[in-house]
Context: one part of a larger RNA
RNA sequence: CUGGGCGUAAAGCGCACGCAGGCGGUUUGCUCAGUCCUUUGUGAAAGCCCGGGGCUCAACCCCGGAAUUGCAUGGGAUACUGGCAGACUUGAGACUGGUAGAGGCUAGCGGAAUUCCUGGUGUAGCGGUGGAAUGCGUAGAUAUCAGGAAGAACACCUGUGGCGAAGGCGGCUAGCUGGGCCAGUUCUGACGCUCAUGUGCGAAAGCGUGGGGAGCAAACAGGAUUAGAUACCCUGGUAGUCCACGCCGUAAACGAUGGGCACUAGAUGCCGGGCAUAUAGACGCGUUCGGUGUCGCAGCUAACGCACUAAGUGCCCCGCCUGGGGAGUACGGUCGCAAGGCUGAAACUC
Numbered sequence: 001c002u003g004g005g006c007g008u009a010a011a012g013c014g015c016a017c018g019c020a021g022g023c024g025g026u027u028u029g030c031u032c033a034g035u036c037c038u039u040u041g042u043g044a045a046a047g048c049c050c051g052g053g054g055c056u057c058a059a060c061c062c063c064g065g066a067a068u069u070g071c072a073u074g075g076g077a078u079a080c081u082g083g084c085a086g087a088c089u090u091g092a093g094a095c096u097g098g099u100a101g102a103g104g105c106u107a108g109c110g111g112a113a114u115u116c117c118u119g120g121u122g123u124a125g126c127g128g129u130g131g132a133a134u135g136c137g138u139a140g141a142u143a144u145c146a147g148g149a150a151g152a153a154c155a156c157c158u159g160u161g162g163c164g165a166a167g168g169c170g171g172c173u174a175g176c177u178g179g180g181c182c183a184g185u186u187c188u189g190a191c192g193c194u195c196a197u198g199u200g201c202g203a204a205a206g207c208g209u210g211g212g213g214a215g216c217a218a219a220c221a222g223g224a225u226u227a228g229a230u231a232c233c234c235u236g237g238u239a240g241u242c243c244a245c246g247c248c249g250u251a252a253a254c255g256a257u258g259g260g261c262a263c264u265a266g267a268u269g270c271c272g273g274g275c276a277u278a279u280a281g282a283c284g285c286g287u288u289c290g291g292u293g294u295c296g297c298a299g300c301u302a303a304c305g306c307a308c309u310a311a312g313u314g315c316c317c318c319g320c321c322u323g324g325g326g327a328g329u330a331c332g333g334u335c336g337c338a339a340g341g342c343u344g345a346a347a348c349u350c
Base pairs, nucleotide, nucleotide: 003322004321005320006319007304008303012318014201015200016199017198021194022193023192025088026087027086028085029084030083031082033081034080035077036076037075038074040072041071042070049065050064051063052062053061054060091191092188093187094186095184096183097182098181099180103177104176105175106174107173108172109171110154114150115149116148117147118146119145120144121143125136126135162169163168206247207246208245209244210243211242215241216240220236221235222234223233258317259316260315261314262313263312266295267294268293269292270291271290272289273288274287275286277284299306300305323350324349325348332343333342334341335340
């Protein structure tokens, strides 16, 4: 470079934004760069290939042709691609009016529970387990009532429900703020898609500084179990979990399925809008957009399965794979405070 691939066999970057690049709607004219036809020059000879000939044949040699897929040059064609100029509205965006939502940030507030503290009642146990023990308790525990403090999380509602690009988001109220969907079809007029490098976001754990610390709980200690028990079970318990700011940049970051557009039977549930119909009205019924599930035809698939939310049929762009182990290791580079991340081999071996 090419081929075949990437749900589960190796393979979709965790997600997004986006420069360069690649690709790009309808239509008119110009241009003729790409493209196509043709002219001329060149593309050494030998060799290869085809035809013929000479050594008795062959190897070998000789002659002719073809080829040399290329480059340059003159002339021509104009459908397509490109360039330039103009127009268009279906793509894209804007506008107006509605609308659903745990989307994000900040502040305030609330109740239940838990633990601790104070006081009251009360007395011998409590706790825990498969059974126990460690542990707590006559210095009055557990239980119960009243009051107080603190931190963290928000039962029911809650749903195969909703929102978000992903990570993720769940008490209530307010403020600030992002995106979506529907309707109108008023405006702009291709402004689009994708995206190497780059930039930002990115669960948990972890790190730095300062705070906070109720419950839970790595480490650790003790009690059990056991042949042993550096575990599973129990009693404790420190980092951490929480907040602010700054790092880290990983994951079974999963739909193990990159993004965009178009096309291709149906059936049924749920969520958000619109239209029409019906009704006293709420329901309902029909239909149309957007989302989210289940089943299923064609087709696809090694099978499982996927099946208008495709893994079907096509086009565009990016990423990635190329036998197992060695190894996501070593070395180098780069990022990081560190932990480590990213990039990423080979020998050898099967």

Predicted 3D model of a 350-nucleotide part of an RNA (small-subunit ribosomal RNA, central domain) from a metagenome. The coordinates come from a structure-prediction model, not an experiment, and the mean pLDDT is 89.